[in-house]
Molecule: c-di-GMP-I riboswitch aptamer
Organism: Desulfosporosinus acididurans
Formats: sequence, C1' cells, structure tokens
RNA sequence: GUAUGCAAAAGGCAAACUUAUCGAAAGAUAAGGACGCAAAGCUAUGGGUCUUAACAGAUAAACCUGAAGACCGCCAAGCCGCCGAA
Repeated sequence: GUAUGCAAAAGGCAAACUUAUCGAAAGAUAAGGACGCAAAGCUAUGGGUCUUAACAGAUAAACCUGAAGACCGCCAAGCCGCCGAA
C1' cells in the first nucleotide's frame, strides 16, 4: 500500500418510543432514549418504497392518476474516512 473485519483498543452514529417545533402528508429538526451499525459518513445517480396540500391530467363534481415532495438505518453506484490483530 492492497485486501480484510470472528483480534484489541480509542473514538463515533443512534431504531422503536416520549416531548417540543415545522409540514397537507410522507417525513424532518432538537432533547431524552438505545434496537442495532465498520461506513447507520456524504450524494436521490439507477432501481425500490412512502406521501398527494398545491399543480398537471381526467371529470359536471368527487373518487382517481402523476413526484417536481420524502426515505442513503431497502439494494446498488459514486465520493470521502477512524482503528489496527492475523
């Protein structure tokens, strides 16, 4: 340096749930809290999933359809990164 993570240690993140705020919703943020995580760090690029207030399509109207909204702790991809045993 590469690969690897059933070694050790340091440090890190934080699911459900609760409270507050924002949002139409999905969900997000903060605090508490730990189910888990070796990328559970970052990017919605491909697939996937969730939502439909506004807007668009359709309609007499409603129902309905559609992400440009959301999720990277669903799977890939790209970028970056801590530790160091065999």